[in-house]
Transfer RNA from Wallemia ichthyophaga, 72 nucleotides, folded computationally.
The coordinates come from a structure-prediction model, not an experiment, and the mean pLDDT is 81.
Lineage of the source: Eukaryota > Basidiomycota > Wallemiomycetes > Wallemiales > Wallemia.
RNAcentral records the identical sequence in 5 taxa.
It matches the Rfam family "tRNA". About the family: Transfer RNA (tRNA) molecules are approximately 80 nucleotides in length. It is annotated as a transfer RNA.

RNA sequence: GCCGUAGUGUACCAAUGGUAGGUGACUAGCCUCCUAAGCUAGGGGUUGCGGGUUCGAGUCCCGUCUACGGUA
Numbered sequence: 001g002c003c004g005u006a007g008u009g010u011a012c013c014a015a016u017g018g019u020a021g022g023u024g025a026c027u028a029g030c031c032u033c034c035u036a037a038g039c040u041a042g043g044g045g046u047u048g049c050g051g052g053u054u055c056g057a058g059u060c061c062c063g064u065c066u067a068c069g070g071u072a
Base pairs, nucleotide, nucleotide: 001071002070003069004068005067006066007065010024011023012022013021018055026042027041028040029039030038048064049063050062051061052060
């Protein structure tokens, strides 16, 4: 240089083109002599960035950035 894969909340991951969710962590409450565990609730996202297609995009297309893999 070329080819491919990935990027979603604090972490790890889901999500047939049709309300962006789950678990852990965090906060509060319940329980407990206290802590842990357990139970209940809550906060937290411009889906890497910029465009395009579409009535509608995390998802399809183009560009770009980063990481990883392959190739000479």